Predicted 3D model of a 109-nucleotide RNA (SAM riboswitch aptamer (S box leader)) from a soil metagenome. Its Rfam family is "SAM riboswitch aptamer (S box leader)". From the family's description: The SAM riboswitch is found upstream of a number of genes which code for proteins involved in methionine or cysteine biosynthesis in Gram-positive bacteria. The sequence is in RNAcentral, with records from MGnify. Its mean pLDDT, the model's own confidence on a scale to 100, is 83.
[in-house]
């Protein structure tokens, strides 16, 4: 810097928590966490083709587009579960709510 409404879970331990924080809601003694094994999504990195720019040269940088899935991370409830901050729209008129844009925190690389 980029994505973040798609995708993907069996076993075996283990024995109460988990889901970032915080407030909702939820998931769990029909078995949380956590660790171990096997499987699987995905395609961000490494690979492969092509094509453009640049550098200036038996190459190399960067950008785009496709492939593949044997390496390297990630991930496999529910949209990052939902809000949380400001704006705008609807709506009611009451203290409530609903949608949408941005941001913020947050995870992956």
């Nucleotide at each position: 810097c980029a994505u973040c409404u798609a995708g993907a879970g069996g076993g075996g331990u283990g024995g109460a928590g988990g889901g970032a924080c915080u407030g909702g809601c939820c998931c769990a003694u029909c078995g949380a966490a956590g660790c171990c094994c096997c499987g699987g999504c995905a395609a961000c990195c490494a690979c492969c083709u092509c094509g453009g720019a640049c550098c200036a040269u038996c190459g190399g940088u960067u950008c785009g587009a496709g492939g593949a899935g044997a390496g390297g991370u990630g991930c496999c409830a529910a949209g990052u579960c939902c809000a949380g901050c400001a704006g705008g729209c609807c709506g009611a008129c009451a203290u409530g709510g609903g949608c949408c844009u941005g941001g913020a925190a947050g995870a992956u690389g």